[in-house]
Molecule: small-subunit ribosomal RNA
Organism: marine sediment metagenome
RNA sequence: UUUGGAGAGUUUGAUCCUGGCUCAGAACGAACGCUGGCGGCGUGGAUUAGGCAUGCAAGUCGAGCGAGUACUAGACUGAACUUUUGGGCUUCGGUCCGAAAGUUCGGACUAUAGACGAGCGGCAAACGGGUGAGUAACACGUGGAUAAUCUAUCUUUAUGCUGGGGAUAACUUGCCGAAAGGCGAGCUAAUACCGAAUAUGACUACAAUCUCGCAUGAGGAGGUAGUUAAAGGCGGGGACCCCGAUUUAUCGGGGCCUGUUGUGUUUAGAGGAGUCCGCGACCUAUCAGCUUGUUGGUGAGGUAACGGCCCACCAAGGCAUUUGACGGGUAGCUGGUCUGAGAGGAUGGUCAGCCACACUGGGACUGAGACACUGCCCAGACUCCUACGGGAGGCUGCAGUCGAGAAUCUUUUGCAAUGGGCGAAAGCCUGACAAUGCGACGCCGCGUGAGCGAUGAAGGUCUUCGGAUUGUAAAGCUCUGUUAUGGGGGAUGAAUGUAUUUGAGUCGAAUAGGCUCAAGUAGUGACAGUACCCCAAGAGGAAGCCACGGCUAACUCCGUGCCAGCAGCCGCGGUAAUACGGAGGUGGCAAGCGUUGUUCGGAUUGAUUGGGUGUAAAGGGCAUGUAGGCGUCCCACUAAGUCGAACGUGAAAUCCCGUAGCUCAACUACGGAACUGCAUUCGAAACUGGGGGGAUUGAGUACGGAAGAGGAGAAUGGAAUUCCCGGUGUAAGGGUGAAAUCUGUAGAUAUCGGGAGGAACACCAGUGGCGAAGGCGAUUCUCUGGUCCGAUACUGACGCUGAAAUGCGAAAGCAAGGGGAGCAAACAGGAUUAGAUACCCUGGUAGUCCUUGCCGUAAACGAUGGGCACUAGGUGUAGGCUCGCAAGAGUCUGUGCCGCAGCUAACGCAUUAAGUGCCCCACCUGGGGAGUACGUCGGCAACGAUGAAACUCAAAGGAAUUGACGGGGGCCCGCACAAGCGGUGGAGCAUGUGGUUUAAUAGGAUGCUACGCCUGGAACCUUACCAGGACUUGACAUGUAGGUAGUAGUGAACCGAAAGGGGAACGACUUCGCAAGAAGAGCUUACACAGGUGUUGCAUGGCUGUCGUCAGCUCGUGUCGUGAGAUGUUGGGUUAAGUCCUGUAACGAGCGCAACCCUUAUUUCUAGUUGCAACCUCGCAAGAGGGCACUCUAGAAAGACUGCCAGUGAUAAACUGGAGGAAGGUGGGGACGACGUCAAGUCAGUACGGCCUUUAUGUCCUGGGCUACACACGUGCUACAAUGGGAUGUACAAUGAGAAGCAAGACCGCGAGGUGGAGCAAAUCUUUAAAGCAUCCCCCAGUUCGGAUUGGAGGCUGCAAUUCGCCUCCAUGAAGUUGGAAUCGCUAGUAACGGCAUAUCAGCCACGAUGCCGUGAAUACGUUCCCGGGCCUUGUACACACCGCCCGUCAAGCCAACUGAGUCGGCUGCACCCGAAGUCGCUGUUCCAACCCGCAAGGGAGGAAGGCGCCGAAGGAGUGGUCGGCAAGGGGGGCUAAGUCGUAACAAGGCAGCCGUAUCGGAAGGUGCGGCUGGAUCACCUCCUU
Repeated sequence: UUUGGAGAGUUUGAUCCUGGCUCAGAACGAACGCUGGCGGCGUGGAUUAGGCAUGCAAGUCGAGCGAGUACUAGACUGAACUUUUGGGCUUCGGUCCGAAAGUUCGGACUAUAGACGAGCGGCAAACGGGUGAGUAACACGUGGAUAAUCUAUCUUUAUGCUGGGGAUAACUUGCCGAAAGGCGAGCUAAUACCGAAUAUGACUACAAUCUCGCAUGAGGAGGUAGUUAAAGGCGGGGACCCCGAUUUAUCGGGGCCUGUUGUGUUUAGAGGAGUCCGCGACCUAUCAGCUUGUUGGUGAGGUAACGGCCCACCAAGGCAUUUGACGGGUAGCUGGUCUGAGAGGAUGGUCAGCCACACUGGGACUGAGACACUGCCCAGACUCCUACGGGAGGCUGCAGUCGAGAAUCUUUUGCAAUGGGCGAAAGCCUGACAAUGCGACGCCGCGUGAGCGAUGAAGGUCUUCGGAUUGUAAAGCUCUGUUAUGGGGGAUGAAUGUAUUUGAGUCGAAUAGGCUCAAGUAGUGACAGUACCCCAAGAGGAAGCCACGGCUAACUCCGUGCCAGCAGCCGCGGUAAUACGGAGGUGGCAAGCGUUGUUCGGAUUGAUUGGGUGUAAAGGGCAUGUAGGCGUCCCACUAAGUCGAACGUGAAAUCCCGUAGCUCAACUACGGAACUGCAUUCGAAACUGGGGGGAUUGAGUACGGAAGAGGAGAAUGGAAUUCCCGGUGUAAGGGUGAAAUCUGUAGAUAUCGGGAGGAACACCAGUGGCGAAGGCGAUUCUCUGGUCCGAUACUGACGCUGAAAUGCGAAAGCAAGGGGAGCAAACAGGAUUAGAUACCCUGGUAGUCCUUGCCGUAAACGAUGGGCACUAGGUGUAGGCUCGCAAGAGUCUGUGCCGCAGCUAACGCAUUAAGUGCCCCACCUGGGGAGUACGUCGGCAACGAUGAAACUCAAAGGAAUUGACGGGGGCCCGCACAAGCGGUGGAGCAUGUGGUUUAAUAGGAUGCUACGCCUGGAACCUUACCAGGACUUGACAUGUAGGUAGUAGUGAACCGAAAGGGGAACGACUUCGCAAGAAGAGCUUACACAGGUGUUGCAUGGCUGUCGUCAGCUCGUGUCGUGAGAUGUUGGGUUAAGUCCUGUAACGAGCGCAACCCUUAUUUCUAGUUGCAACCUCGCAAGAGGGCACUCUAGAAAGACUGCCAGUGAUAAACUGGAGGAAGGUGGGGACGACGUCAAGUCAGUACGGCCUUUAUGUCCUGGGCUACACACGUGCUACAAUGGGAUGUACAAUGAGAAGCAAGACCGCGAGGUGGAGCAAAUCUUUAAAGCAUCCCCCAGUUCGGAUUGGAGGCUGCAAUUCGCCUCCAUGAAGUUGGAAUCGCUAGUAACGGCAUAUCAGCCACGAUGCCGUGAAUACGUUCCCGGGCCUUGUACACACCGCCCGUCAAGCCAACUGAGUCGGCUGCACCCGAAGUCGCUGUUCCAACCCGCAAGGGAGGAAGGCGCCGAAGGAGUGGUCGGCAAGGGGGGCUAAGUCGUAACAAGGCAGCCGUAUCGGAAGGUGCGGCUGGAUCACCUCCUU
């Protein structure tokens, strides 16, 4: 030193897994929205390397040089004046000649100093500053090499600087030009230029020598020969010398001495630069071959230097082969930065190092250094000027401007500091830099106040109306004074340098002068009157943004009503939205807060750390084998890997730690650590590698046996189908669910005999054998591959795997030639069907077969790559060997099943691994788009291989669970079917519904589970609907306030259809109080409110229907499973039953079943009125009195429990039969309805939340409507007749109801009914039971059936009977002669038939409903089928649960990509044309000062212009490649609440599905051939378990 790792949401009804998507974090050169007080430190054109106005950004040196300009100073000089003074003269007024000082105006100029702009010359300008276009490269990083190099300035070593020459700019002058600029003539200087001398040295050559090195070589000391330099400037100086000047003893210059600086050669260094090499760092193989200066050599050239760097010649090589050449795309690289636990991933802005670029392209010149940002030349584009001839320019420097863009600043101050250039220096220059301004762009800090303060004020919001909350928050009281404001004071940053004084040292002959050091003095600040400090006054000027469904901290109200909108994912919104918008409240952060974008993280979701491939995505169809990777035992060696140590480097900054400085922090400084890397040296030798020596166990060979549908070729055989010939024989055959097409009287089918031909090989045959896989099945022969077993010998790691490559590779298909019996895509016909391009049938061609050659794919599957080793067993089977008489045992190799540990998400696998390990290969990374497009390779073609993207979705998927479902299976039940009886559906009528109509035909109920239902009574009322007329605190309730005595109430006339209006007249009450009066009731006015059959049954309560009186539904504990869940509740029996028994990892329990309740059937007891009444008495009788035995009534009991017997059964439960009994196995019936389902029904029974309405959606009234009527359906009644109808007579009930009631007898009426009113508030009174039975008539017909309809006459109820009641009588006398498809009820006192009663009710549309009694059957073999249900099991792509899910064409809209005649553009290859500038080469008749020869003329050496040549940018034109834009048209794809056609798939999905291939079809798809199980069901075989 170590210190570091969190998850969540979303696939499902639920679960586990796989897997993607999304979120929470951090960061930013950011932008946008809302908001904005102060300060510090940072930071700010990321896009158009787009264009740029203006200013500035590189100059400096006069101590290198000449000339000039104007001026100042200085010295020189002229003139004038003033003052002072000397001398002379004097007329004493003055005057003359001088001197000194001062002032003013001049002059000219060198010998001075300063300044200025231009020139020659030197140095700098190659730094500093900007940008990231290009660049995939030795460009960068890192480490090396340079023995292959250069280096101005600086330091250093040694040694020099002698003596000459010729020009030229400036300048003057002439000319040209608009300008820019240029040409000619003339003058001049140098540290400019050029010879010569000298050579410490350096370099070259020659031949020897020493030392060293990794090769070439390097270094050292000698020798000989050759080549090669230079510049002065500025100071100081005693003597001596020279020159010049003059005032002649002075001045100036020089020699000489000396200092300093510069300069030449040279040595070493420092710093810098060049070149080379190892290693490191992007994507793409849909880029696989690239290359001709290319690779090497020789020679010459070139460079500072190696080198094909360039050239000539020679050779034909070189690179890459998967360690990715070549090509394409993208990109400046790094220190670092962000993120991350780390490993990594992303990134390269500011700062720092390197590189590249400077309008675009090319080029060189100068120079130490450039191929040069503010230098030059050329070409191009663009802009500007122009006199049109020609010129000028380059902000990717600092500011600034336009443009494009979401977006990025001042045309500021200063050289005070730091740094740079020049200079001796002062100093000058410096948009480097230091500062300032602008921007919340970022980081950091501060503030917007603090304390007390409850009546918990007001206001807001919510409310269950009580209150709660905002909230100590405010107000109020007491304080503080940061910041901002005003005033005052006021820094650090400054020390160098220079000048000067003093001192010391040094060079020097020197005390001169120079240099160095120390101390002192003088002076310098842009920022800036800033930081900071002090004072004053006053809470005064200073808070927002986002969120509040879950993830995710934070909730209510209102508005809206699948609209408007929200949304990161899941998802919110269709009238009660914590999800939209607003408000209140709350949460979070805070001068910011959110959003968007981007990066990393979470993501172990590319997995080295740290994933997988049986079924989720994923094992290549199989093998041989190259490269590669990996590889047995022993010995010694080596030291590449590996490990250790040392040393060098890893720039600084950054990060981390410590300390320090700004009041803190950000920021900054110092020190340390770190920089995980690279290189060198030394060491170790276990492991890996290397080469060497051995070994035998891996591998192989030889030998002896063995099995086999292993392969190829040839030959042979029998059965069967078909065809042909012949015989027999006659009407059918064939085919199907049923048929038809078809064959057959021209003789089929059938049968017998003979023949032809092709294809396939029954039985054996077996989860048996062989093969690498595909695959292989009659027999024999030939050739041939592999495997197993046994025991010895031999070789000696020879092995494993395996990219590329090569070979094999079912079926279908293709080519050519044969063959063709059967079968059979296509096709034809027949059926089926709504259709049927199918399934079924009849035919039938390719094909199936052979030969040769292609194709190369399959569910090519064990959906499981190969090899080696290890890890319990059991049991079959095939082939060997050993032991054994045999049975059997052991062992090796194959091949099955079961099973432990272990593994797995589970299913499952389990020595034949999916376990545990090692090695190698292949493959995967969400679904769709898509195995598609484009490109390439292969193929005759069909096609195969390789193989994307845009776009789109939030899933797609695996296994298992619970349900539901199945045209799956098993078991069982039910009037479910069957067996029966009677109906409905046809008719007429009644009633309900739909529809239609209407002013209204009120509303609800709508498969079963609406439709004689709500409604168990619509003429008014009901009533909710419609029309019209009215009322408004209301028809009804409560409260508050006010008013009210002729008040409340009754209410006449009058208007009116009524309601209502109107108001004469009459006319009260309660309590208190003596009374006055007050209070109340009532009335009235106003306000709260009433009212609503308005809406929502999808906001609700309650009630109800249904599955279903079906036998189920659950829980606790335990156990099993990762879990959902399972177990229990399943199994074997049994039952009406989850009823009971038994078994059992379950043991118990609850709601249901059953029982308990009511009724009915029997008996007993009790009790007898209104009941009964045998018997007794009385009475003529009716009857009465006894009576309570019987019937009956209604209370209490008993009884029935599989209790008993027999059989069956596990000895159980139970079942069957029997006895007894009134009743027998829940005796019959009823009530009773588990958990739940259907958002089932009901807001119109009532209740109730929300919403709506309030002179109306409330209330009242009149009239109408709910009763309509072409029609359709449901439920009923009556019938169609003789088992009947009619007539007459006659018998027997029960349940019930009755006072505004039931009503007897009697009378009237044909009758309905009327009159009347005995009896009865009921076992007392009221009510003919009918079918039945007896007799008669009818005689099979539209009737003596049937009664609709209509006419007439009546009755009853009621205010009222027209719309619209019931009943009676007379008359009328319709349809209908037993009902199609279809369909309903019922299993015994049931069906059927018959009547009676009641509720509602004035009456009644009742043929309905609810009950009652009477008469009283038939049938059930049985569970195959239909329907419904229960249990178990199975499949599932369903879970809104089959009324499910879901596929494809077509039609519509939108989107992206592909193709496309072409067209436009970018980049680029090849071969050309033209060819600027320029280097190089040649030439150089023209020209030339320096050097040489020469007296000169001239010549030479050398050079230049010009010309020519190679190369060469731009340009031109040709032909290719590649990328992109647009595009008529084309083909498919994706997405899109309610389009069309079908139904392919999921269940046996109704023809099992799927894969490959071929073919056909509107479409899903169908069919043929081969394959797979990822097929249900049944049966069989085999194996296994017990």